[in-house]
């Protein structure tokens, strides 16, 4: 640090999309260890169970347990024993007792406000950071003075005794305190007053004095301390107050009644409208109040170069919350998670009376949700309460378990090891690759398993949940540990098979219709690696919100214009202050994280020490250039005064003329008008035309000019009147007074709207009449708002220069309007220099590029205004305006990967110049009508095989369908096959007869015994098995070859220079030329290639050589070149020559090269032919022939007969024949060229009216054969459906051939239709051409009017290039690029998707208003009750309860705001397959287009007005350039 994507290609614009990081993550495949960390992001849903804050007997009274001790009951061992007994007196029960001790329920004391959670709430002095309190509080600590004297009443526990289910309650009665209450003492405490000091911006405050008034205490105890009271200061920790900062919407703009302020009183720890009386009406708010919606801030966390953007999970800091909401009591501290009341909801208990309860602690449970853990261990540490300690308690914490969720670490083995196995894939079949890979050989031991030792963590001692755990040591064995994605490009990484727009992928571009590196599998390759991928999120990237670091002429973008608030910015000089800068200093900026450098863990993640930062606030303290400010000055910027002059500036009024209209008179007679043509209209009732008068209204011709005035819009006839502004000159006068300009005011084309006028001309609409498939248009006739005027509104235009103002500054040149000076000159003009304005080229610069270019789109500053992909859309809703039209302010869902710029090549264009062609004209001949012929098409058909389709399919393929062909139809047969090759047998192939049968074929019979040979066979036949054989089956859109056609058109392309940012351009254009990119000349171009030409063949003259079969002048002969004879002509074929603009003249530019001539057979490429560039139509063709892939295999193959292509209502196309007299028929004479022949031409003769038979001479051919005609000539028909004209039809009869019925040709005779020159339209042809007579060959057995040659007669007309057609070159336009057979617009119908309106519905949500008013503080009142204290007593005094009252949660009612879901029906918009209708746009798109507006149509859209060029073409006019 890029990349992919709009195009045929480029450049910029622009978007969308991708490669990187990260995560409290999910899901998917798929898992071996260990360390560290992390784990409910949703339901502030709702909780079952245990646990989380208790402690202190060294405050207190009790209870209870217990030693001795006393006494009673037992009565044991043992003792003596007279065996009766006694003595003994334990153990056990009980009861008295209570020292020391333990235990504790309660009373008290401290802690429960801390720790622990969550993030709902909250746009806030909540948070951050900095101040401040002279306006405060502060247990427990630590410090400092000082102190505790003497008293007194309850009260709980307990007793009892009552209620209640229970929760618990009441009553009577004992009782102690470090519990409570008087008095006593008191200042250095508080509290006013007052005196001095000192300090403070101020209110004030400290300190020292004085007098006054008031307030304290408690014990415990092992004697060691601890505790109490009050006080100083301190530390903590909190309270409250400012400044700066804190998210989004202006489609929330106004908001505020305790609301601001003040005085007073009340209340607080304390300052305040914090409360409340009363005065006053002020406060906030565009630097955004109010009011919506969103959110817990911050330290820091991801990203980033950076600034920034995002975010606020763990850990730490503040705040909030605690089932929802009110609400206060203890307290040092609370309006209090595990405290109380009270409402509400929910849940549990209940004996129905009444009660209980809050996991958003730490496990756990449902739920919800893609989705987040154990109802574990331990107080060992480290921290908290509490106690004087011991000690207790702590789900804080400290471990563990559970998860690959993250991060970091390590393994899954290492060396060797080629027969490159086996096997998998692939293969051009040789091979190649997985692959040293593996197996095998040697080796090691992290991890894991097994044994044995075994910690640190614990500071003096005791103590260790974690753990028998790190760790160590030994041992055993390669054993037990690799998956996951990708692989068309972007992106590292390719091949096979399936699949066939199916299945499927896909971030984007796109991939998949039968050869898919792009789906799917599989082998390889790549990439990561115990994790790979996906999916969502946020920042990069995107400089794509541009401070750093963007734009606005045409890609999105300047407001229509101007005045002007308020903000912004602002001219010299001198001088103060220092607010902004700028330096120093001090304070703050928490710790942790980032970064530096060490350390500790086997390393690293982790983690500790230090360091430096922490870009900030704030305070001092100094600088004075700049910016600010206050102050004196100063003219150059700005304005005014004074002189001039230009002008369609504006606003009123009045005046004139040409014009059309119309009205009245004349004159005049059949039109007139209008068109592309024409029709509607007018007109004999007399118009049109003309003449005279008259009427009205609206607009001002030439002058007129890229002239002029104006801020725009916009202004055009003359004359007065009022009037603004710029301009030039002077420099008298201010003394910065400028500059922009949000909001605000105002002006503001054309349409349109109100009201009243006007109304000639023109005209939206609406009518007729044309054009049209239709024509709600384009012409045409008419014609109403309108368009004028006044007044009001409207406020929009392509309101453009698509270019905001101001200002300055940066070569020039050359018009043009105003205006001033200067030389000169008598003067005028003319020239110079200068301001001011309006044009034009043009340098630097600039820009994507096209162009700007001193009137900048160039350097620069200052202001304002807009832009952020298309479409939805300037649209919906909401506000403002508007009398309505609608204007203006302006989204969203949704959809697309692009939409747009500017330039290139190309195409096209009912754009242009040029040029060329039988392309048109000019001409001849036809076609298109008739009748055949032949070919397609449609139609039949069992099949009428296929193919070919504008030109470029259609007498094409087909150079010739009876059978065959033949590919179809029908029916009969074969199945290794009619045909090749291999393999096995066999041996004769094989012919002939006879039978059945349509026939293929079967059956019998049967002659006979082939050829070659190296003796192994083999040729060739037949069986038989199978690999194969064969398809005229498909696909000519998978192909090779061949071909057609643009077009025989003149054209298409490289090198190398150049130019351009590029795609490209130049060359190739230009000026002439020429069939021709042919040549010359010019030129940033110089060559050069494929095309042109020429080389090739034929024809036209001639020469030589050669003379048989060809010729015959000259001799000789003949019936005849028929023979001698000769080769001279003819002519035959080989080789040569010949024509090069080569020579004259003329034109060009001195060229190229053209015109004329000469000569010459032949002239300017002589005539003709074969030769076809780069490419274009996915053209033709798979049926000539190859061929890849499908696809048929007793058939889609292959044989046979018989049919059929020949069919017939009809439609075209291409011929031949006529339609006659320039002809027809008879008759008789003439002249050719080019072919052909052996299964063949076939001569003479001879039969037949004739087809043709017969015959057989000559000929393998310059030797024989096949063989003219129109043509002249004479006669005859004489204008008719004929003596045209020959179809049609009948008879009879030749030819081929197996066979002429379907279905062939030909003759004779007999019939004798159509047809009298062909409509619209069309073809061909420019000279030996058209056009006309005939002759040949191929094919072929027969069977041409068809094709390819051939030769005879042999015209006409081109004046030209406007026009049709096609084609070249140059050049414009383009929204085409599949390239006009392109693109592309609107409605309708039709599915789907979000929208908005909608008569309502339903729910939330802030507020208001009013009604109840719970607890509960406060106030009142307390006649009821009452211990401490006064009093001798009654009382008091102080307190409770009770009642009222002010607020006052939640609820009720009430009309409105909001925000949402919904909702018949409608409205538009979006996406879709090849639907319909039409043709609106892009070329002059066929009426140039757009823009605002009105109005009118299915519908794109039409049409009025004004207005723009983003409109082609043509001409003028003006200016520029060489």
């Nucleotide at each position: 640090a890029g990349a992919g994507u709009u195009u045929g290609a480029u450049c910029a614009u622009g978007g969308c999309u991708c490669a990187g990081g990260a995560c409290g993550a999910a899901c998917g495949c798929u898992g071996g260890c260990g360390g560290c960390g992390u784990g409910c992001c949703u339901a502030a849903c709702a909780c079952a169970u245990g646990c989380a804050a208790g402690u202190c007997g060294a405050a207190c009274g009790g209870a209870g347990c217990c030693a001795a001790g006393c006494a009673g009951c037992g009565g044991a061992a043992c003792u003596c024993u007279u065996c009766g007994g006694a003595g003994g007196g334990a153990a056990g029960c009980a009861g008295c007792g209570g020292a020391a001790g333990c235990u504790u329920a309660g009373u008290g004391g401290c802690a429960g406000a801390c720790g622990g959670g969550u993030g709902a709430g909250u746009a806030a002095c909540g948070c951050g950071u900095g101040a401040g309190u002279a306006a405060c509080c502060u247990g427990c600590c630590c410090u400092u003075g000082a102190g505790a004297g003497g008293g007194g009443g309850a009260u709980a526990a307990c007793a009892c005794a009552c209620c209640g289910a229970a929760a618990g309650g009441u009553g009577u009665g004992c009782u102690a305190a470090u519990a409570c209450c008087g008095c006593a003492u008191a200042a250095a405490g508080u509290a006013g007053u007052u005196u001095g000091u000192u300090c403070g911006c101020a209110u004030g405050a400290a300190c020292a004095g004085a007098a006054u008034a008031c307030c304290a205490a408690a014990g415990a105890u092992u004697u060691a301390u601890c505790g109490c009271u009050u006080u100083u200061g301190g530390a903590u920790g909190g309270a409250c107050u400012c400044g700066c900062g804190u998210c989004u919407g202006a489609u929330u703009a106004g908001a505020u009644a305790g609301u601001u302020g003040g005085u007073g009183a009340g209340g607080u720890a304390a300052c305040g409208g914090c409360u409340c009386a009363c005065c006053a009406a002020g406060u906030c708010g565009a630097c955004g109040a109010u009011c919506a919606g969103u959110a817990g801030c911050c330290g820091g966390a991801c990203u980033g170069a950076g600034a920034g953007g995002u975010u606020g999970a763990a850990c730490g800091g503040c705040c909030a919350c605690a089932u929802u909401g009110g609400g206060a009591c203890u307290g040092a501290g609370a309006c209090a998670c595990g405290g109380c009341c009270c409402a509400g909801a929910c849940u549990c208990c209940u004996a129905c009376g009444g009660g209980a309860g809050g996991c958003a602690g730490c496990a756990g449970u449902g739920g919800g949700g893609g989705a987040u853990a154990u109802u574990g261990c331990g107080c060992a540490a480290u921290g908290g309460g509490g106690g004087g300690a011991a000690c207790c308690c702590u789900g804080a914490c400290g471990c563990a378990g559970c998860a690959a969720c993250g991060c970091c670490g390590c393994g899954u083995g290492a060396a060797g090891g080629a027969a490159g196995a086996a096997g998998g894939u692939c293969u051009u079949c040789g091979g190649a690759u997985c692959g040293u890979a593996a197996a095998c050989u040697u080796c090691u031991g992290u991890c894991u398993u097994c044994a044995g030792g075994g910690a640190c963590g614990a500071a003096a001692a005791c103590u260790g949940a974690c753990g028998g755990u790190a760790c160590c040591u030994g041992a055993g064995g390669a054993g037990g540990a690799a998956g996951c994605c990708a692989c068309g490009g972007c992106u590292a990484a390719c091949u096979a098979c399936g699949u066939g727009c199916c299945a499927g992928c896909a971030g984007c571009c796109g991939c998949g219709g039968u050869a898919a590196u792009a789906c799917g599998u599989a082998g390889g390759u790549g990439g990561c690696a115990a994790g790979c991928g996906u999916u969502g999120u946020c920042c990069g990237g995107a400089u794509u919100u541009a401070c750093u670091g963007g734009g606005u002429g045409u890609a999105a973008a300047g407001g229509g214009c101007g005045u002007g608030u308020a903000g912004g910015c602002g001219g010299g000089a001198c001088u103060g202050c220092a607010a902004g800068u700028c330096a120093g200093a001090u304070g703050u900026g928490a710790a942790a994280u980032a970064c530096c450098g060490g350390g500790g863990c086997u390393c690293a993640a982790c983690u500790c020490c230090g360091g430096g930062g922490c870009u900030g606030c704030a305070u001092c303290u100094g600088a004075a250039a700049c910016u600010g400010u206050g102050g004196u000055u100063c003219u150059u910027g700005a304005g005014u005064g004074c002189c001039g002059g230009a002008g369609a500036g504006g606003g009123a009024a009045g005046c004139g003329g040409a014009a059309u209209u119309c009205c009245u008179a004349g004159u005049g007679u059949a039109g007139c008008g209008g068109u592309g043509a024409a029709a509607u209209g007018c007109g004999u009732a007399g118009a049109u035309a003309u003449u005279a008068g008259g009427a009205g209204g609206a607009a001002c011709a030439c002058c007129a000019g890229u002239g002029g005035c104006g801020a725009a819009g916009g202004c055009g006839g003359c004359u007065u009147u009022c009037u603004g502004g710029a301009c030039g000159g002077u420099a008298a006068c201010u003394g910065a007074c400028g500059c922009u300009g949000a909001g605000g005011c105002g002006c503001g084309a054309a349409a349109g709207c109100g009201u009243g006028g006007g109304g000639a001309g023109c005209a939206a609409a609406c009518a007729g009449g044309a054009u049209u498939a239709g024509a709600u248009a384009c012409c045409c006739u008419g014609g109403u708002a309108g368009u004028c005027c006044a007044c009001g509104c409207c406020g929009u235009a392509a309101a453009c220069g698509a270019u905001g103002g101001a200002u300055a500054c940066u070569a020039g040149g050359u018009g043009u309007a105003g205006g001033a000076g200067g030389u000169a000159u008598c003067g005028a003009c003319c020239c110079c220099u200068u301001c001011u304005g309006u044009g034009c080229c043009g340098g630097a610069g600039c820009a994507a590029a096209c162009g700007c270019a001193a009137u900048a789109a160039g350097u620069a500053u200052c202001c304002c205004a807009c832009c952020u992909g298309g479409g939805g859309a300037g649209u919906a809703c909401g506000g403002u305006c508007g009398c309505a039209a609608g204007a203006u302010u302006a989204a969203a869902a949704c959809u697309c990967a692009a939409a747009g710029g500017a330039a290139u090549u190309g195409a096209c264009g009912g754009g242009g110049a040029c040029c060329c062609g039988c392309a048109c004209a000019a001409g001849c001949a036809g076609u298109g009508g008739a009748g055949u012929a032949u070919g397609u098409g449609g139609u039949u058909u069992a099949a009428u095989u296929c193919g070919a389709a504008g030109c470029a399919a259609c007498g094409c393929g087909a150079a010739g369908a009876a059978c065959c062909u033949u590919a179809c139809c029908a029916g009969g047969g074969c199945u290794u096959g009619a045909c090749a090759u291999c393999c096995c047998g066999u041996g004769c192939a094989u012919a002939g007869c006879a039978u059945a049968g349509a026939g293929a074929u079967a059956u019998g019979u049967g002659a006979a015994a082939u050829c070659c040979u190296a003796c192994g066979g083999g040729a060739c036949a037949c069986g038989g098995a199978g690999a194969c054989a064969g398809g005229u089956g498909g696909u000519g859109c998978a192909u090779g070859g061949u071909u057609g056609u643009c077009g025989u058109c003149a054209g298409c392309u490289c090198g190398u220079g150049u130019c351009g940012u590029g795609a490209g351009a130049u060359g190739u254009u230009g000026g002439g030329u020429u069939a021709a990119g042919u040549c010359c000349c010019g030129c940033a171009a110089c060559g050069a290639g494929c095309g042109c030409a020429a080389c090739c063949c034929u024809u036209a003259u001639u020469g030589u050589u050669a003379g048989u079969u060809g010729c015959c002048a000259u001799c000789a002969u003949u019936a005849a070149g028929u023979u001698g004879g000769g080769c001279a002509c003819u002519c035959u074929a080989a080789c040569g020559a010949g024509a090069c603009u080569g020579c004259c003249g003329g034109u060009g530019a001195c060229a190229a090269a053209u015109c004329g001539g000469a000569g010459g057979a032949a002239g300017g490429u002589g005539g003709g032919g074969a030769c076809g560039a780069c490419g274009u139509c996915a053209a033709a063709u798979c049926a000539u022939c190859a061929u890849g892939c499908c696809c048929c295999u007793u058939a889609c193959g292959u044989c046979c007969u018989g049919g059929g292509c020949u069919a017939c209502a009809c439609a075209c196309g291409u011929a031949c024949u006529a339609c006659a007299a320039u002809g027809g028929c008879u008759g008789a004479a003439a002249c050719a060229a080019a072919g052909g022949g052996a299964a063949g031409c076939g001569a003479a003769g001879c039969u037949g009216u004739g087809a043709a038979g017969u015959g057989g001479a000559g000929c393998a051919a310059a030797u024989c054969c096949c063989a003219a005609a129109a043509u002249a000539c004479a006669g005859u028909c004489u204008c008719a459906g004929u003596u045209c004209g020959g179809a049609u039809u009948g008879u009879a009869g030749g030819c081929u051939g197996c066979a002429a019925c379907u279905c062939g040709c030909c003759u004779a005779c007999a019939u004798g239709a159509a047809g009298u020159u062909g409509g619209a339209a069309u073809u061909g042809c420019u000279a030996g051409u058209a056009a006309u007579c005939g002759c040949g060959a191929a094919u072929c057995a027969g069977a041409a009017u068809g094709u390819c040659g051939c030769g005879g007669u042999g015209a006409a007309u081109a004046c030209g290039u406007u026009c049709c057609c096609g084609g070249g070159u140059c050049u414009u336009g383009u929204a085409c690029a599949c390239a006009c057979c392109g693109c592309c617009c609107g409605u309708c119908a039709c599915a789907c998707c979000a929208u908005g309106a909608g008569a309502g519905u339903u729910g939330g949500a802030a507020a208001c208003a009013c009604c109840c008013g719970a607890a509960g503080c406060c106030u009142g009142u307390g006649a009821g009750c009452u211990a401490a204290c006064c009093g001798a007593a009654a009382g008091g005094g102080g307190g409770c309860a009770g009642c009222a009252g002010u607020c006052g949660a939640a609820g009720g009612u009430g009309g409105g705001u909001u925000c949402a879901a919904u909702g018949a029906u409608u409205g538009g918009g979006g996406u879709g397959a090849a639907g319909u209708c039409g043709u609106a746009a892009c070329a002059a798109g066929g009426u140039a287009g757009c823009c605002g507006u009105a109005u009118c149509g299915g519908a794109a859209g039409g049409u009025g007005c004004g207005g723009c060029u983003g409109g082609a073409u043509c001409a003028c006019c003006u200016c520029c350039u060489u």

This is a predicted structure of a 1522-nucleotide RNA (small-subunit ribosomal RNA) from an uncultured bacterium. Its Rfam family is "Bacterial small subunit ribosomal RNA".